A computed fold for a 76-nucleotide RNA from a Dehalococcoidia bacterium, annotated as transfer RNA. The coordinates come from a structure-prediction model, not an experiment, and the mean pLDDT is 81. NCBI's taxonomy places the organism under Bacteria, Bacillati, Chloroflexota, Dehalococcoidia. Its Rfam family is "tRNA". The literature on the family includes a 1997 paper in Nucleic Acids Res by Lowe and Eddy, "tRNAscan-SE: a program for improved detection of transfer RNA genes in genomic sequence". By type it is a transfer RNA.
RNA sequence: GCGCUCGUAGCUCAGGGGAUAGAGCGCUGCCCUGCGGAGGCAGAGGUCGGAGGUUCGAAUCCUCCCGGGCGCACCA
Numbered sequence: 001g002c003g004c005u006c007g008u009a010g011c012u013c014a015g016g017g018g019a020u021a022g023a024g025c026g027c028u029g030c031c032c033u034g035c036g037g038a039g040g041c042a043g044a045g046g047u048c049g050g051a052g053g054u055u056c057g058a059a060u061c062c063u064c065c066c067g068g069g070c071g072c073a074c075c076a
Stems, first nucleotide, its partner, number of pairs: 001072007010025004018056001027043005049065005
């Protein structure tokens, strides 16, 4: 340099055109408990990497860019 693939909550990951985007862990509050970091209940937390495009409608499809991974090529 070329190709493929991934980027979604603090972390690990679902969701692959249809309304207000979810789970586990973690975090916060309350309850429980002799006490507790264990158990129960509730809650907060998201520019879906960025920009543009297609569409009535985009996390999802297309283009470019950024970042990670893999393969190939180059390497006097």